[in-house]
RNA sequence: CCCCGAUAAAGGCACCGCACGCCGAAAGGUGUGCCUCGCAAAGUCACGGGUCUACCGGAGGGCACGCCCUCCUAUGACAGCCGGACCGCCGGG
Numbered sequence: 001c002c003c004c005g006a007u008a009a010a011g012g013c014a015c016c017g018c019a020c021g022c023c024g025a026a027a028g029g030u031g032u033g034c035c036u037c038g039c040a041a042a043g044u045c046a047c048g049g050g051u052c053u054a055c056c057g058g059a060g061g062g063c064a065c066g067c068c069c070u071c072c073u074a075u076g077a078c079a080g081c082c083g084g085a086c087c088g089c090c091g092g093g
Stems, first nucleotide, its partner, number of pairs: 002093004012039002017034007037080001043086003047083003050078003057072006
């Protein structure tokens, strides 16, 4: 440096849920505490695919003309959806 691998050792993260709070229109994010589904990258990055949301915008309808409803739409979000890129503990070869 490359490949392979997990509970062997030392560790790590923290799904869901609960309590309190914050950001956001929402999706979602985030702080602390408890719990711990699972994860060999469940470390980082929105590059590709996919998924989610729809403030603004567009079309249509309703209307008490203040607004409301439906559809489309990402510049928003998801890295614990897949692929990819970067960094990386331990063991074996």